The prediction has a mean pLDDT of 84. Predicted 3D model of a 147-nucleotide part of an RNA (small-subunit ribosomal RNA, 3' minor domain) from a Chloroflexota bacterium.
Context: one part of a larger RNA
């Protein structure tokens, strides 16, 4: 590289990250039921018992022990919801990516002035009613200012 300008969407392809989503695999804590070692402690203790009391002695008697039974009790099962992860058919959009497609919304009055709020419509920029703003060109009048 100044209108042969510049620009706006869909679509198509390609990449990246994500949203949402029937389901699937998991993580950790609760919690509820349920099993329940080891030990302390409680109860019981007909069976066992050198020390202590009795008793010449058998024997008892105190004391302790196994044994059983009971509170807590690690950790194990079973549920059933909450939180978190990661996957998921399919699915929404988003960023980017020299020379794809369709069309011309927008920038001059951009060829219907443009922007908006708000509803409808439509491949797609968008039209399209209402209101609203001038960050509207042009053309005339009007007040005011300079000469």
């Nucleotide at each position: 590289c100044a209108c042969c300008g510049c620009c706006c969407g869909u679509c198509a392809c390609g990449u990246c990250a994500u949203g949402g989503a029937a389901g699937c695999c998991g993580a950790a804590a609760a919690c509820a039921c349920u099993u329940g070692a080891a030990g302390u402690c409680c109860g019981u203790g007909a069976g066992c018992u050198a020390a202590c009391c009795c008793g010449c002695a058998a024997g008892g008697g105190a004391g302790g022990c196994a044994g059983c039974g009971g509170c807590c009790g690690a950790g194990g099962g079973u549920g059933g919801g909450g939180u978190u992860g990661g996957u998921g058919a399919c699915u929404g959009g988003g960023a980017c990516g020299a020379a794809g497609u369709c069309g011309u919304a927008a920038c001059a009055a951009g060829g219907u002035a443009g922007c908006u709020g708000u509803a409808c419509c439509g491949g797609a920029a968008g039209g399209u009613g209402c209101g609203g703003c001038u960050g509207g060109a042009u053309c005339a009048c009007c007040u005011c200012c300079u000469u």
Annotation
Rfam family: Bacterial small subunit ribosomal RNA. Taxonomically the source falls in Chloroflexota (Bacteria, Bacillati).